This is a predicted structure of a 266-nucleotide RNA (Bacterial large signal recognition particle RNA) from an Actinomycetota bacterium. It was read from a public genome assembly, where an Rfam model found it. Its Rfam family is "Bacterial large signal recognition particle RNA". Rfam's curators write: The signal recognition particle (SRP) is a universally conserved ribonucleoprotein involved in the co-translational targeting of proteins to membranes. The family's RNA type in Rfam is non-coding RNA gene. The organism belongs to Actinomycetota, within Bacteria. Of the family's consensus pairs, 87% are formed in the model.

Order: sequence, then C1' cells, then structure tokens
RNA sequence: CCGUGCUAGGCGGGGAGCUCGUGGUGCCCUGUACCCCAAAUCCACGUAUGGGGGGCUGAACUCCCGUCCGAGGUUCGGACCGCGCCACGCACGACCCAGGCGAAGGUGCCGAAGAUCGGGUCCUGCGCAACGGGGUCCCGCCAACCGAGUCAGGUCCGGAAGGAAGCAGCUCUCCGCGGAUCCCCCCGUGUGCCGCAGGUUCGCCUGGUCCGAGCCGGAGUCCGGGAACCGGUGUGGUGGCGGCCGGGUCGACGACGGGUGCACGG
Repeated sequence: CCGUGCUAGGCGGGGAGCUCGUGGUGCCCUGUACCCCAAAUCCACGUAUGGGGGGCUGAACUCCCGUCCGAGGUUCGGACCGCGCCACGCACGACCCAGGCGAAGGUGCCGAAGAUCGGGUCCUGCGCAACGGGGUCCCGCCAACCGAGUCAGGUCCGGAAGGAAGCAGCUCUCCGCGGAUCCCCCCGUGUGCCGCAGGUUCGCCUGGUCCGAGCCGGAGUCCGGGAACCGGUGUGGUGGCGGCCGGGUCGACGACGGGUGCACGG
C1' cells in the first nucleotide's frame, strides 16, 4: 500500500416553551434525514443524555474536535415609526334645534295671498226614527185548607116552619206561570245621508263678496346655538401588537483545518 471480516461511532440538528432538572412527544427554524410502540389534566429518566423492540452502515464525502459564517429563536435598551386600547380636550364632518337667501318643479287674471260673510267637519240639549229591554192591554193556565160565589151529601140549632156554618164538585179570581206583542207608557244605545236650537274656533274642506299678483315647494348655501354616540384631530398614558436601531445569549445549514481503531492474508 492492497484485500477480507469486525468494533467504537453514525443513520439528523437547533431555538423557545414545559420541568426541580434532563431528554422526548407537540410549536418554530434548518433542509431530506432507517422502521415500529407509548406520550400534554403527558411519556421516559436522575447526571445520564430520552425509554423499549428491530434493521442498515461503518474507520471516512459519512464518525469525533476546533475556527469561521450565519437562517432562525430569545432577552435587554430606545426620547424612533405604524397600528390598537385608555383618559382628557377641540368641535372639522356627520347629528339635533332655530333663522336668512334660495335652484328645479307645481299652481295662479278660468283670480294668488289677504280681509269679510256663511256652510260642512266637531261638541251639547231636545225631537223623530231604528234597535233592545221592561210595563200596560190581550189570550190561556192557575188555590187539598189558611180566597170568593153556588154549595149535592152529611153536620148543627129548632116541636115545626125555618135557619146557620160549610167539605167534595162546578164557576171565578189573587200570587204566579206561559204565550202574543199592533197601538200606548218607561228606560237604554259604539245606532242615523234625519229635523230644531245653542256652542266652538284651531286645523281642514267648501261657497259668496271686496281687492288685484302672488302662493306652494324645497336642491343647495350662509349664520347662530346644542350635544360629544360615530368619523376626524390634539395632548398624555400603555410590558397591547408589529416594524426599525443598538447590545447580550443560544445557534441549524454550510466552509476550512485537524484527529480516530482491531484481527487475518498478500
């Protein structure tokens, strides 16, 4: 130096978090890197570097160490930037109230606005009508006795003539019940194309008369006041989020340098 067979090692690593601590599952970064089992109200472990089972590779591109680079994470500071939130203020918009001017359009000499005289709508009373209820009148029924009349039989008084009370029956009626309800009386009404009288004045509708040119409408705009829910804006606060700048810390991938066996045979 070459060949064969082995062994240590390797077959991913890192950050934050969790934890007394370590590793793993889960999240993120790197970027390609054997398989299976369990693992967040966790799994395994106690100074080792996850636990259990199986497989591949194997002394170098691959394993180990150092230096550099540096994705990314994390932390501290900032009088910086953007957003969010909180408090207070302003009152620009939007909002509310009042006023001025007022475009389009409509209406008006077939008569606007105004004035005046009425009518209706509205209210009150009365009448009339309608409807409802009750009463009177009418019809029928209706009292074992405590209603009436007549009272057979029977009873009582009387010598007799005669008289008295009176049950049933018959007739009638009271209380009451039922029917009918045209007229009449009373009461009532979510009633009325009704009538009469009075009231009302604001709104609306409408007619007559006087007078003779405006009236309605509001796009928009201006001024004043109010309020502070929304938008806007100012000041202060904020370990709420993101970015930027600076420092610390960990650091994947990668680059460079170095290091690492055993046995046998040639």